[in-house]
Molecule: Bacterial RNase P class A
Organism: Chitinophagaceae bacterium
């Protein structure tokens, strides 16, 4: 240098003339005149808000989520940092049940309980298929009866490892070091947690298996939701309901106070609200136009502190879409990228070529993508 492979980043710019179409100025209007118009995902609709609205406040069951620690943020199952296991690579050496790095995946609980572990294998936890040792028949191989779980098969996984003594063969039977899993001190760190030292246990694994602990969670969505306008039918049928007490008035009326049909807030209950020109139910008119929600933000950049780091504070500049059947295009140059021709280079011609399209906003995650730059690995050629 080239070539793979990983990860971030960009993923086309100036100009000119036209047309669109938003803002701002002038202008009675036409229209001139200024600035501005589609992405890294805009997609998926998968997580969390903002915002809106059901007047209002709460308790409890269900039903949903979330679960290693600590930060960070509006908030999150994101993001940053650490802890610990299990898998892979690479070194080191004393060569392992050691140590270090560096990558990915996982983390509440199996010591509350009840389930599961196919198939293979004697047998998946009250076990003996081969073996193995003790009596006894027999005497060619064998047979029956007892002991065993250390070798040996099946299997992911077979009664916590290796070592020694120990015994008829054996076993934690004993001993020694060791795993796992519980407490107890004691140092260190905020905190998961890491060393020490003692005491007890001990078949494994499994909880996107039922379940247990612990934390939290109210619905619905810009088609929200707020206002103008223009029209119709306070008609019509059916059910349930329309009451009583006081005060003021002294005719109407007022104002309060309970009951009350039906209803809201919540998926149930329990409370609470609201209430008569009423609810609710069919069944039938009328209207679908228009303005605001509509972009100034949990907002962009530059620089400084603080922090490992995500972010954070501060100063100081800036304003970058707002359509409504849905605009943000279309040609020309030159500038980057491509590709072809060349030993290269230049220069020629030719090519705009991936994924692809706002629709309330905004902060993740996922998904797809032609090409370039730029870091890390791994191979590899060629020189020093």
């Nucleotide at each position: 240098g080239c070539u793979g492979c990983a990860a971030a980043c960009c993923g086309g710019g100036u100009u000119a003339u036209c047309g669109c179409u938003c803002c701002g100025a002038u202008g009675a209007a036409a229209a001139u005149c200024g600035g501005g118009g589609a992405g890294g995902a805009a997609a998926g609709u998968c997580c969390g808000g903002a915002c809106a609205g059901u007047a209002u406040a709460g308790a409890g069951c269900a039903a949903c989520a979330c679960a290693c620690c600590g930060g960070u943020u509006a908030a999150u199952a994101g993001c940053c940092g650490g802890u610990u296991u299990c898998u892979c690579c690479c070194g080191a050496c004393a060569a392992g049940u050691u140590c270090g790095g560096g990558a990915g995946g996982g983390a509440a609980g199996a010591a509350a309980g009840u389930g599961c572990c196919a198939c293979a294998g004697a047998a998946a936890a009250u076990a003996a298929c081969c073996g193995u040792c003790c009596g006894c028949c027999a005497c060619c191989u064998g047979g029956c009866g007892g002991a065993u779980a250390a070798g040996g098969g099946u299997g992911a996984a077979a009664a916590u490892g290796u070592g020694a003594g120990g015994u008829a063969a054996a076993a934690g039977c004993u001993c020694a070091c060791g795993u796992c899993g519980g407490g107890a001190u004691g140092u260190g760190g905020u905190a998961a947690c890491a060393c020490a030292u003692c005491c007890g246990g001990a078949g494994g694994g499994u909880a996107a298996a039922c379940c247990u602990u612990g934390u939290g969670u109210a619905c619905u969505g810009c088609a929200a939701u707020g206002c103008c306008a223009c029209g119709u039918a306070u008609a019509u049928c059916a059910g349930c309901g329309c009451u009583c007490c006081g005060a003021c008035a002294a005719c109407c009326g007022u104002c309060g106070g309970a009951a009350a049909a039906a209803g809201g807030c919540u998926g149930c209950u329990c409370g609470u609200c609201u209430g008569a020109u009423g609810c609710u139910g069919a069944a039938g008119g009328g209207u679908a136009g228009g303005c605001a929600g509509c972009a100034a933000g949990a907002u962009u950049g530059u620089u400084g502190c603080a922090g490992c780091a995500a972010u954070g504070c501060a100063a100081c500049a800036g304003c970058c879409a707002g359509a409504u059947a849905a605009a943000u295009g279309a040609u020309g140059a030159c500038c980057a990228c491509c590709g072809u021709u060349u030993u290269c280079a230049a220069a020629a011609c030719g090519g705009c070529u991936a994924c692809a399209a706002a629709a309330u906003c905004c902060g993740g995650c996922u998904u797809a993508c032609a090409g370039g730059u730029u870091u890390g690995c791994a191979g590899u050629a060629a020189a020093u």